Model confidence (mean pLDDT): 82 of 100. The RNA shown here (small-subunit ribosomal RNA) has 1442 nucleotides and comes from an uncultured prokaryote.
RNA sequence: GGAUGAACGCUAGCGGCAGGCCUAAUACAUGCAAGUCGAGGGGGAGCAAUCACUUCGGUGAGUUGGCGACCGGCGAACGGGGGCGUAACGCGUAUGCAACCUACCCUUAACAGGGGGAUAGCCCAGAGAAAUUUGGAUUAAUACCCCAUAGUACUACAAGAUGGCAUCUGAAAGUAGUUAAAGAUUUAUCGGUUAAAGAUGAGCAUGCGUCCCAUUAGUUAGUUGGAGAGGUAAUGGCUCCCCAAGACUACGAUGGGUAGGGGUUCUGAGAGGAAGAUCCCCCACACUGGCACUGAGAUACGGGCCAGACUCCUACGGGAGGCAGCAGUAGGGAAUAUUGGUCAAUGGGCGAAAGCCUGAACCAGCCAUGCCGCGUGCAGGAUGAAGGUCUUCAAGAUUGUAAACUGCUUUUAUACGGGAGCAAUAGGUCUCUGCGGAGGCUAAUGAGAUUACCGUAAGAAUAAGCACCGGCUAACUCCGUGCCAGCAGCCGCGGUAAUACGGAGGGUGCAAGCGUUAUCCGGAUUUAUUGGGUUUAAAGGGUACGUAGGCGGCUUUAUAAGUCAGUGGUGAAAUCCCACAGCUCAACUGUGGAACUGCCAUUGAUACUGUAAAGCUUGAGUAAAGAAUAGGUAGGCGGAAUUUAUGGUGUAGCGGUGAAAUGCAUAGAUACCAUAAAGAACACCGAUAGCGAAGGCAGCUUGCUUAGCAGUUACUGACACUGAUGCACGAAAGCGUGGGUAGCGAACAGGAUUAGAUACCCUGGUAGUCCACGCCGUAAACGAUGAUUACUCGGUGUUAUGCGAUACACUGUAUGCGUCCAAGCGAAAGCGUUAAGUAAUCCACCUGGGGAGUACGCCCGCAAGGGUGAAACUCAAAGGAAUUGACGGGGGUCCGCACAAGCGGUGGAGCAUGUGGUUUAAUUCGAUGAUACGCGAGGAACCUUACCUGGGCUAGAAUGUGAGCGCAAUCCUGAGAGAUCAGGAGUUCUUCGGACGUGAAACAAGGUGCUGCAUGGCUGUCGUCAGCUCGUGCCGUGAGGUGUUGGGUUAAGUCCCGCAACGAGCGCAACCCCUACUGUUAGUUGCCAGCAUGUAAAGAUGGGGACUCUAACAGGACUGCCUGCGCAAGCAGAGAGGAAGGAGGGGACGACGUCAAGUCAUCAUGGCCCUUACGCCCAGGGCUACACACGUGCUACAAUGGUCGGUACAGAGGGUUGCUACCUGGUGACAGGAUGCCAAUCUCAAAAAACCGAUCUCAGUUCGGAUUGGGGUCUGUAACUCGACCCCAUGAAGUUGGAAUCGCUAGUAAUCGCGCAUCAGCAAUGGCGCGGUGAAUACGUUCCCGGACCUUGUACACACCGCCCGUCAAGCCAUGGAAGUUGGGAGGACCUGAAGACAGUUGCUGUAAGGCGCUGUUUAGGGUUAUACCAGUAACUAGGGC
Repeated sequence: GGAUGAACGCUAGCGGCAGGCCUAAUACAUGCAAGUCGAGGGGGAGCAAUCACUUCGGUGAGUUGGCGACCGGCGAACGGGGGCGUAACGCGUAUGCAACCUACCCUUAACAGGGGGAUAGCCCAGAGAAAUUUGGAUUAAUACCCCAUAGUACUACAAGAUGGCAUCUGAAAGUAGUUAAAGAUUUAUCGGUUAAAGAUGAGCAUGCGUCCCAUUAGUUAGUUGGAGAGGUAAUGGCUCCCCAAGACUACGAUGGGUAGGGGUUCUGAGAGGAAGAUCCCCCACACUGGCACUGAGAUACGGGCCAGACUCCUACGGGAGGCAGCAGUAGGGAAUAUUGGUCAAUGGGCGAAAGCCUGAACCAGCCAUGCCGCGUGCAGGAUGAAGGUCUUCAAGAUUGUAAACUGCUUUUAUACGGGAGCAAUAGGUCUCUGCGGAGGCUAAUGAGAUUACCGUAAGAAUAAGCACCGGCUAACUCCGUGCCAGCAGCCGCGGUAAUACGGAGGGUGCAAGCGUUAUCCGGAUUUAUUGGGUUUAAAGGGUACGUAGGCGGCUUUAUAAGUCAGUGGUGAAAUCCCACAGCUCAACUGUGGAACUGCCAUUGAUACUGUAAAGCUUGAGUAAAGAAUAGGUAGGCGGAAUUUAUGGUGUAGCGGUGAAAUGCAUAGAUACCAUAAAGAACACCGAUAGCGAAGGCAGCUUGCUUAGCAGUUACUGACACUGAUGCACGAAAGCGUGGGUAGCGAACAGGAUUAGAUACCCUGGUAGUCCACGCCGUAAACGAUGAUUACUCGGUGUUAUGCGAUACACUGUAUGCGUCCAAGCGAAAGCGUUAAGUAAUCCACCUGGGGAGUACGCCCGCAAGGGUGAAACUCAAAGGAAUUGACGGGGGUCCGCACAAGCGGUGGAGCAUGUGGUUUAAUUCGAUGAUACGCGAGGAACCUUACCUGGGCUAGAAUGUGAGCGCAAUCCUGAGAGAUCAGGAGUUCUUCGGACGUGAAACAAGGUGCUGCAUGGCUGUCGUCAGCUCGUGCCGUGAGGUGUUGGGUUAAGUCCCGCAACGAGCGCAACCCCUACUGUUAGUUGCCAGCAUGUAAAGAUGGGGACUCUAACAGGACUGCCUGCGCAAGCAGAGAGGAAGGAGGGGACGACGUCAAGUCAUCAUGGCCCUUACGCCCAGGGCUACACACGUGCUACAAUGGUCGGUACAGAGGGUUGCUACCUGGUGACAGGAUGCCAAUCUCAAAAAACCGAUCUCAGUUCGGAUUGGGGUCUGUAACUCGACCCCAUGAAGUUGGAAUCGCUAGUAAUCGCGCAUCAGCAAUGGCGCGGUGAAUACGUUCCCGGACCUUGUACACACCGCCCGUCAAGCCAUGGAAGUUGGGAGGACCUGAAGACAGUUGCUGUAAGGCGCUGUUUAGGGUUAUACCAGUAACUAGGGC
């Protein structure tokens, strides 16, 4: 995607055609479904007519129509139903019957004479509740019987033309015997008997086809066959007596399971696969089982008998019943209809016919169950209405020409009217007739039906839903929800911006339907015949031999089985396909054709296959002579080593390990020497070698023996290949019996290691390893590659073997063993004449992962175990090869204050500061490994401030537009903690434009509320690490690779060389700034050498540009030069020169990216949230708390020092709300005056370490300064919580700091001071800058940390902080075992044994035919018993899955 006898959900206008219990072959109330014939018969119950009688109530009469019941005939064996059983000659197809039957029907021939006795009914009498039944009398027939006649019938005898596949058949003729009949009546017909033939319908037999399981491998005694008999319509072990021992089976018997079969239906390109509703054919069944009768036909759905179960009636004695016919009921179920009409048509039964019967049939009813058709309007209509939805929101987009509105139409529905066809046969009558019939005329008959169809009327009037919208898959947005609710076919969606959930708007698809579920086929080449595979994905048997089977070299002849062609028969109809036709179309239906791919028969062809025959030599094999070999097996021999024993020498250790210990040793070890014994294995040769079918095989030698190879001849003549079952071999371990045991060595013991160590290491050591015999039968038994044959480029090795041929050269050739490649193959890795290439033959094996090579069963085994080998359940993957990363207690190369070498710290103390924690009304928030913690904060007393408490405001505290106003602003008073409120005063400037201020309404409020995981921007880190990419080309199926790797070199992917790469970009470097040197230019506020003035002194002054300096420009450094090394790039040198040398020093500058790193509280911003509050104002408090823990610092612990005094030398900055010289006061912080400076001019400003001198003398000190008390200064409304500073007093801890840890490679560390930002002031010891003094060390890259490149492994990709294994604990699920227990089907033995049939019968009965009774056989059912099989369940138990 298609399909369905469907069901469910939502929805529903009409019609046509079809379909409608798939489940309980469960049980059935009620009605109907098979009768008919009076022209077969006796008749006369009920009805009607007629007649007669009548008391008018009726009665009588078979006289007539019609006819209940009865006898008789025909039918009831058809039609209708459901599919239990059946794996079968049941079905399908094709044949046969020389082995058969066939009522009614057609044709032909012949015949129908005579007689007899009964019986039902009716009548009478009984039994019984009933069903039913007994006895007596009487009676008919187309009922029954007897006799006659008869043949082409049947039987017996004999003969046998002819024909046939065999048994056989048997014409014409002969003899003997046996068997027939029915009548009715309107006289025209119908019916009867016998025989033959036909038609129709049955029966039987055979070939072929017809599901699953081998965890069903052997089955069978009437079984297989024969002769005979019985039986049947007929053949036959169908049945029986006898005889023989057969029959079936791996081409699947037997057993088990399932199932009606076919035409056909669905699907599919086909081949196939699945199905077997409706319609047609066949079969089997009719409550379950058995049985026969009747009959032409039955082992009989609406007949019978018996048994059983069930239901019903009963007077309890006994009876009745069978919807799987049509309706209907109950039940079951997801689910399937009316207790309808009519015989009008078609068909059937009976009948001479009229006709009767017919739940067959034709119709109607119910159901969208399906298929088909029609409709729900058409045209115009933009202000693109309103409403809805969305939005980037004065507006737009969309719904949408959709609506409104205007015009038109009227299918359908409604109402009314008209109105076909299905219906003309039969009948009646007339004519003709060859008597069978034919023709003309004519009346009647419609369930459906208020039919189809046609017309008229009015009016858009009566008529649209369902599913979906993440991808597959056509169709997108908003809101709600927030891993919840839910969705889901697969992947998957949902954790606050969900196109995936729910709703809405919009859209898409289909449409009176649309979706869902279920099932089948397809896609699926995913069981592969068409049309697959097996080195590594699942899959080659461990190996050979060999049976069946399969397959097989060259030539010729014959045959014609396969094969091919023609013809004939058949392949039912319906269906499918084509054409035409009928319903208005279609569905549907009709007619014709084609087809039905099949089977059978026949005729021909003979290439190929087969068969038969004959031949051939190339496949295969045999023989002779040859070389080689760890091939096998049995025996003999050998040396080295090890261990042990004995003896000797000799003395304190040996041994072992990463380090040790156990162990051995003064009873003398180890070591060394000699001798002896034992067992096992065979160093060197030795190999990339050789041999073998595989496993495997190694000292030397002998015997026996297998296979392969090369060359030359001869012989056989396809003898070949493969190989299910089978049989043999088959490493190691293991098992049994008996030996043997040196070394090694599972188990075991001890010592170590370790958190533990049932291990790795060590010391010992038993089985075993060895031999003989017998088992086992498995291995990563691997080349993970079955055997055989042929073909298809090459290079190279072989101290492998042969031949050419004499040779260690050489080339060729054959057989081996290797290696590298072309073509080709392969998913790739790779394979590549030793194929995984191209082909052929045969075998084995595979079909998602797990469960599981498990369970059960069977076979083998002494056992261990092996072979064969599932399912339930569960997952959406498991797997292969390759790629890029990441990772590795992998490898290689290299770098970094990474280690090492050093210097100084931190960690201990006190204090400062930040954080955690705790506390609190609040201690606002953020930052949290490196990459948070003197961080945001470059200044928390108020403010800041975001937090808390309390008091207030609500278009709001601020800003913009803004009519208007100049009543405003401002000031004062009062209340209040203040915000605020109340009262009063007040009324600007102007160039007249306005400025400034205020300001109603309205529009924009506001939020340090949330989300840094929705974002922008900014930032940290890897990391100033050297990397990250692109274009084109090339390689690869592709991911991707190459370039970027390699060899060198560098700080560098820096550069050079090479190279299927060639170039390029972002990074590196350079360009920029500061600094180090020089020059030029310019000299004020800077400088002052020379000249001059001047002072106590002083560039103070005139001047000057030399110098310093200032600040602009320029130069300078490039491995440029030299030497050595190097191809080059480049490297090295105390090189030269130079202020500076190999990047001179420093800064700014940070690739692609990583960490969902940080920040919504700088700012901006989406979404969400608050709106008399989560907004705003105010006062006070808090952010400064304090058992504690951590980070970062300051000050110290002192003598390289402290204190006091003296004397020098900076740079860079700041300054008008400011820096302040100087003077005065104060011990001081500072205060009061005063001057200069908007600064190279004045000022902060004193630089400090340093240096000189004095003092202290190793102490908790003249070290250290915390803490505390008192008194002050300054800022500020305000220093209580909570500022800094000054003075006096106080004088804590601390004597160099555990584990651990940090910074730094030169003007660096260390040390010393100075300045600035923020700022009223300051908690600054912080941050950012500045200069002064000024070291030590680096052997080196093994290790720690981090990083870069190449390579390797990977089951990792959230990427090792990964992945992942097993037990245990808890829950759920299915399964195995199991004492037992329950049920089922099948068979065996024994007992009993109904009905019926068969056989017998001496009894009874009948005129006879026969019947009754009795006996036997058989058998359904029942009972007893033992066993096997299958299934359910189960205490307990085992493993498995989630």